[in-house]
RNA sequence: GCGUUGGUAGUUUAGCCUGGUUAUAAUUUCGGCUUGCCAAGUCGGAGACCCGGGUUCAAAUCCCGGCCAACGCA
Numbered sequence: 001g002c003g004u005u006g007g008u009a010g011u012u013u014a015g016c017c018u019g020g021u022u023a024u025a026a027u028u029u030c031g032g033c034u035u036g037c038c039a040a041g042u043c044g045g046a047g048a049c050c051c052g053g054g055u056u057c058a059a060a061u062c063c064c065g066g067c068c069a070a071c072g073c074a
Stems, first nucleotide, its partner, number of pairs: 001073007010027003020057001028046006050066005
């Protein structure tokens, strides 16, 4: 340099192929309940689609460019 795959809460992750009402779960964190206290348990809340552009009534999802990471080729 070229190619393939990937980038989503603080961390890990589903959803993407086949666009559609409120983006999934765990963990984390905050509060309530429970307990003599802590832990555990339980209920509720908070927190994310790498960046820019395009297509579309509508984009995490499709298309183009960029950045980053892993792997392959040279």
The RNA shown here (transfer RNA) has 74 nucleotides and comes from a Nanobdellota archaeon. NCBI's taxonomy places the organism under Archaea, Nanobdellati, Nanobdellota. Model confidence (mean pLDDT): 82 of 100.